[in-house]
RNA sequence: UGGCGCGUAGCUCAGUGGUGAGAGCAGGUCUCUUAUAAGGACCAGGUCGAGAGUUCGAUUCUCUCCGCGCCGA
Numbered sequence: 001u002g003g004c005g006c007g008u009a010g011c012u013c014a015g016u017g018g019u020g021a022g023a024g025c026a027g028g029u030c031u032c033u034u035a036u037a038a039g040g041a042c043c044a045g046g047u048c049g050a051g052a053g054u055u056c057g058a059u060u061c062u063c064u065c066c067g068c069g070c071c072g073a
C1' cells in the first nucleotide's frame, strides 16, 4: 500500500429492511440447603464502532473514516 472478513450487553455470539434488540455465561435479589456449590424464579445491563446517503422505515443496503484479524506486494 492493495484485497477479503469482522465490529451488536462485562465476555462469546444470534439477529440479512418493518410493531417490543435477543440468547448463553458473568453480575444483583429471592428461593432451595445445616452451610457452600449446583438447580429454580425475577431484575439490571445496549447512543448496534463514527459520520453521511438511499428508503415511508436501517443493526441490516451504499459510501467515507476508525479499530482488529487474515492474505498478497
Stems, first nucleotide, its partner, number of pairs: 001072007010025004018056001027043005049065005